[in-house]
C1' cells in the first nucleotide's frame, strides 16, 4: 500500500416513532429518538422499487357552448444511496 474486519481503541451515522417546515404525492430538511450500520460518507451510471401533480385516453353528471365537477387507466423529466450492483473518498490495525 492492497485485501480483510476483532467481544480492540477513538469516534461516526441514525430506522421506526414523534414535533415543525417544504412538496400533489412518493419523499426531503431540521429537533427529539435509536432499529441497526465497517462506509447506513458522497454520486442517479446500471438494475429494481415508490409516487402521479401536470399531460394523454375513457366513463358519468351539469351546462346552449367554450367548459366545470367527479371516477378510474396509462405515464417520470419527480423520488428511494438504510434495495442491490457500480464509481469515488475515508478512521483504526488484531487474525
Nucleotide at each position: 500500500u492492497c485485501g480483510c474486519g476483532a467481544c480492540a481503541a477513538a469516534g461516526g451515522c441514525a430506522a421506526a416513532c414523534u414535533c415543525g417546515c417544504c412538496g400533489a404525492a412518493a419523499g426531503g430538511c431540521g429537533g427529539g429518538g435509536a432499529c441497526g450500520c465497517a462506509a447506513a460518507g458522497c454520486c442517479a451510471c446500471g438494475a429494481g422499487g415508490c409516487u402521479a401533480a401536470a399531460g394523454c385516453g375513457g366513463a358519468c353528471g351539469c351546462g346552449a357552448a367554450u367548459g366545470c365537477g367527479c371516477c378510474g387507466g396509462c405515464c417520470a423529466g419527480g423520488c428511494c444511496a438504510g434495495u442491490c450492483g457500480g464509481g469515488u473518498u475515508a478512521c483504526c490495525g488484531a487474525a